[in-house]
Context: one part of a larger RNA
RNA sequence: UGACGGGGGCCCGCACAAGCGGUGGAGCAUGUGGUUUAAUUCGAUGCAACGCGAAGAACCUUACCCGGGCUUGACAUCCUCUGGACGGUUUCUAGAGAUAGGAACUUUCUCUUCGGAGACUGGAGAGACAGGUGCUGCAUGGCUGUCGUCAGCUCGUGUUGUGAGAUGUUGGGUUAAGUCCCGCAACGAGCGCAACCCCUGCGUUUAGUUGCCAUCAUUAAGUUGGGCACUCUAAACGGACUGCCGAGGUUAACUCGGAGGAAGGCGGGGAUGACGUCAAGUCCUCAUGGCCCUUAUGUCCGGGGCUACACACGUGCUACAAUGGUAGGGACAAAGUGAAGCUAGACUGCGAAGUUAAGCGAAUCACAAAAACCCUAUCCUAGUUCGGAUUGCAGUCUGCAACUCGACUGCAUGAAGCUGGAAUCGCUAGUAAUCGCGGAUCAGCAUGCCGCGGUGAAUAUGUUCCCGGGCCUUGUACA
Repeated sequence: UGACGGGGGCCCGCACAAGCGGUGGAGCAUGUGGUUUAAUUCGAUGCAACGCGAAGAACCUUACCCGGGCUUGACAUCCUCUGGACGGUUUCUAGAGAUAGGAACUUUCUCUUCGGAGACUGGAGAGACAGGUGCUGCAUGGCUGUCGUCAGCUCGUGUUGUGAGAUGUUGGGUUAAGUCCCGCAACGAGCGCAACCCCUGCGUUUAGUUGCCAUCAUUAAGUUGGGCACUCUAAACGGACUGCCGAGGUUAACUCGGAGGAAGGCGGGGAUGACGUCAAGUCCUCAUGGCCCUUAUGUCCGGGGCUACACACGUGCUACAAUGGUAGGGACAAAGUGAAGCUAGACUGCGAAGUUAAGCGAAUCACAAAAACCCUAUCCUAGUUCGGAUUGCAGUCUGCAACUCGACUGCAUGAAGCUGGAAUCGCUAGUAAUCGCGGAUCAGCAUGCCGCGGUGAAUAUGUUCCCGGGCCUUGUACA
């Protein structure tokens, strides 16, 4: 000087408390451990691994296993010989395919002294080499997590101490903040804080189609004429600064109240992550040193596996019902996406869907029905008209192909489950809870992830205690 203390003081945070809803019990989904296996590829492991890499494992992916092939190689550059444009379409034989051997059609580069040369490319050969998701994240770059959006971390000059160092950065107040003020052997500065950026809340101006409809006419319908006032859209501005007033206290602030205002004291949300810590994570994104393999640890193919299942844990979904289930009717969003696409309408089917077919590269057309909600009827407290697992049969769709191993539909079946022990998690407002909608990935496949809006609470007296953190101080057998 740090670090640590079941030392002290001050302060903060959904840290506790006050509340609301969960997890832990059930079934299923998903990840992990374990076990099993020919293989169940690899990585991630307290917080900060476990719906994580994976924004989507039937084949492919794929790295794993079994089997069948290749060896200058699936891919790159160079050399020699030889053939031809390369290529495209169709097809035969053998084979599981890779592959091997053919056939038909099509295609016919540039220059030229017509000898040939060049580019591109098929085959054969020789090696230099390729290749490696092989090892080392404790050799590394880059990227990332974490403490933590916590308020800290430092430097120059000066002063001081023999020196390591100290001072500044401590003290008194204050703040969300090393934020600001006062004081002070310090005076200044940098990285952080804040602001500048985006969205949202109010208004003005400009603009008016694909948007809108107050007035006029018109229609089944903003449908059409008409209009751009309103809504909306999207560009530029304005607006909030403790700026103003009162009280307390004034150095800065802060507290209480008021005016005006759409908004009031950081208005709400996002992006933004200091010096560093954990030899944290990643050599399987990529890059890269070293080591290792080179007829294999490379590469191609078929099939299997990553989907196993006495069990244990994490994260979720659905429930256990009447604030509900079922049937019929009625209403109101936002944000997105669409051409190898979204698909209206009509017809067929109980349905998943099929057939046909208009519009739309989309403020125009479509996905699209929003659901919870409201009204009416019914069920009458039961393992039920709750709950839907499981299983049987019959189907639909995607795709070469749904047996291992897809999603969905119909009929039948109808399990556990009657609110969950110890323990434990999230959340302070348009939040929790609850309800549906969209998107990425994607042929197909979501209860996951990322977004969007609808309905919409309770509680916070407070800081004694638990956890984490910041500042000062003290002790130390620690560095």
About this RNA
A computed fold for a 479-nucleotide part of an RNA from a bacterium, annotated as small-subunit ribosomal RNA, 3' major domain. The prediction has a mean pLDDT of 83.